This is a predicted structure of a 349-nucleotide part of an RNA (small-subunit ribosomal RNA, central domain) from an uncultured bacterium. Its Rfam family is "Bacterial small subunit ribosomal RNA". Rfam links the family to the GO terms ribosome and structural constituent of ribosome. RNAcentral holds the full RNA, with entries from ENA and SILVA. The prediction has a mean pLDDT of 88.

Context: one part of a larger RNA
């Protein structure tokens, strides 16, 4: 290499753009690279192979013929590829006029709750827990009124809902802004699909710098518990967690399921639209899109999947190849660091 594969057995890149490459829809006509046919040459010998002879046989030797799947070069074929002009409109895109959205990224604004602090009222507690302690409080707590400050997070609406590429997004209202869909069939005409490198994005923790810091909360300190208790349970509490700039780049980054197209039985349900029906209505009907249950066939080792395929097929990345060693040494690359990314063998079972 070939082969078989990737929900859960090893295996889908965390997610998108996108270079090159690979693939690519209709017709027509032209070349003839590829692809076929017939011919030529050439492919040393030796070994292989078949056949004949030589050594008493054989292995060895010899003689002949076969092969030598290739390359080269002429004549021809043109169905499919490929090239080159041309057509075309269903794929892809624009356009016109809808509709939905927690979609982004700034600004501003609100109310509940919380802690703190001021001041009233009021006096012995009060928190905490299985049960107590630590801890708070006669310097006046807890409780309750009032008003101030502050930060973080937005109940109910909330859904099996919606929006996005994933990360992810949820109080309101304003500016910028990015996709998605339906409808019209108006306009370019294959302009697509995928995408090795690269680019950018990318929860949480974690770094750096400068604010901020209400709760909460690693480490810590303290009380219990216990044989111990570096814990689970209490009372504290700093880093952090917000904010701004920059870095880090991982994650059960999950649908454990790459992206595209196309085709293959139904039914129920929700969100977005279009079109018809009815006199009107809470409706009834067709159809595009998007998200969820059930389930024919088929598929699968079952669980289960089943028009959102895991099913039937083609394109094109990415990845497995028995466990441990090991995501470990080593180089290398990136980074401030942590650390990432790439990726072994020995040796053992």
């Nucleotide at each position: 290499c070939u082969g078989g594969g990737c929900u859960u057995a090893a295996a889908g890149g965390g997610c998108g753009c996108g270079u090159a490459g690979g693939c690519g829809g209709u017709u027509c006509a032209u070349c003839a690279a590829g692809u076929c046919a017939g011919g030529g040459g050439u492919g040393a010998a030796a070994u292989c192979u078949u056949u004949c002879g030589g050594c008493u046989c054989a292995a060895c030797c010899g003689g002949a013929a076969a092969a030598g799947u290739g390359c080269c070069c002429c004549u021809g074929a043109u169905a499919c590829u490929g090239a080159u002009g041309a057509u075309c409109u269903c794929g892809a895109g624009g356009g016109a006029g809808g509709u939905a959205g927690g979609g982004g990224u700034c600004c501003g604004c609100g109310g509940a709750a919380c802690u703190u602090c001021u001041g009233g009222u009021g006096g012995a507690g009060c928190g905490g827990u299985g049960a107590a302690a630590u801890g708070c409080g006669u310097u006046g707590a807890u409780a309750u009124c009032a008003g101030a400050a502050g930060g973080a997070a937005c109940g109910c609406c909330g859904g099996u809902g919606g929006c996005g590429a994933a990360a992810g997004c949820g109080g309101c209202g304003g500016a910028c802004u990015g996709g998605a869909u339906c409808u019209c069939u108006u306009c370019u005409g294959a302009c697509g699909c995928u995408g090795a490198g690269g680019c950018g994005c990318g929860a949480a923790a974690g770094c750096c710098a400068g604010g901020g810091g209400a709760g909460c909360a690693a480490a810590c300190g303290g009380g219990a518990u216990u044989a111990g208790a570096u814990a689970c349970c209490c009372c504290g509490g700093u880093a952090g967690u917000c904010c701004u700039g920059g870095c880090c780049c991982u994650a059960a980054a999950c649908g454990u399921u790459g992206g595209g197209u196309a085709c293959u039985a139904g039914g129920u349900u929700g969100c977005g639209g279009a079109c018809u029906u009815g006199a009107c209505a809470u409706g009834g009907g067709u159809u595009c899109g998007c998200a969820a249950c059930c389930g024919a066939a088929g598929c699968a080792a079952a669980a289960g999947u089943g028009u959102u395929a895991a099913g039937u097929a083609c394109c094109c990345c990415g990845c497995c190849u028995g466990g441990g060693g090991a995501g470990u040494a080593u180089g290398g690359u990136c980074g401030c660091a942590a650390g990432g990314c790439u990726g072994a063998a020995a040796c053992u079972c």